[in-house]
RNA sequence: GGUAACGGGUUCUAGGGUUCCGGCCGGCAAGUCGCAGGCGUCUGGUCCAAGAGAAUUCGGCCUCCAGAAAUGGGGGUUCACGGAGGGAUAAAAGCCCGGGAGAU
Numbered sequence: 001g002g003u004a005a006c007g008g009g010u011u012c013u014a015g016g017g018u019u020c021c022g023g024c025c026g027g028c029a030a031g032u033c034g035c036a037g038g039c040g041u042c043u044g045g046u047c048c049a050a051g052a053g054a055a056u057u058c059g060g061c062c063u064c065c066a067g068a069a070a071u072g073g074g075g076g077u078u079c080a081c082g083g084a085g086g087g088a089u090a091a092a093a094g095c096c097c098g099g100g101a102g103a104u
Base pairs, nucleotide, nucleotide: 007058008057009056010055011054012053015048016047020045021044022042023039024038025037027035028034060077061076062075063074064073065072066071079099081102085097086096087095
């Protein structure tokens, strides 16, 4: 310096907090459908979200069949225990550092 293949994307879940919505609380106001504040030890919606979770999709690699070739089709693609600490976002987390340090 090059190299994607333990690969990339999408949707979701475990999980997460509290910017917004909603809810609850008290205060002010009030024939209005309000104003600002507090509470996430508020079930929720928006939102974030797994290397070791799911589904799906696009790929890579290996292999087999057909074919003169271009190419088309089938099959396969393993394993995965893990702190503390730090970072981002409004904030936090199985997010990121990180298939890290370690362990076996």